Model confidence (mean pLDDT): 84 of 100.
Predicted 3D model of a 72-nucleotide RNA (transfer RNA) from a Myxococcota bacterium.
It matches the Rfam family "tRNA".
[in-house]
RNA sequence: GGGCACGUAGCUCAGUGGAAGAGCACUGUCCUGACGCGGCAGGGGUCGAAGGUUCGAAACCUUCCGUGCCUA
Numbered sequence: 001g002g003g004c005a006c007g008u009a010g011c012u013c014a015g016u017g018g019a020a021g022a023g024c025a026c027u028g029u030c031c032u033g034a035c036g037c038g039g040c041a042g043g044g045g046u047c048g049a050a051g052g053u054u055c056g057a058a059a060c061c062u063u064c065c066g067u068g069c070c071u072a
Base pairs, nucleotide, nucleotide: 001071002070003069004068005067006066007065010024011023012022013021018055026042027041028040029039030038048064049063050062051061052060
């Protein structure tokens, strides 16, 4: 230099056009002599960036950024 994949909550990931979820983690509370486990409730996201398509974009298109892999 060329090619491919990935980027979504603190972490690991789902969601492939009708607008965002799970597990773990975190907070409060119940339980316990206490801790842990367990029950209930809750907080946390401009979906990597910009532009485009669309009535509507996390998703489709383009460019860029970052990470990883293959190749010269």
NCBI's taxonomy places the organism under Bacteria, Pseudomonadati, Myxococcota.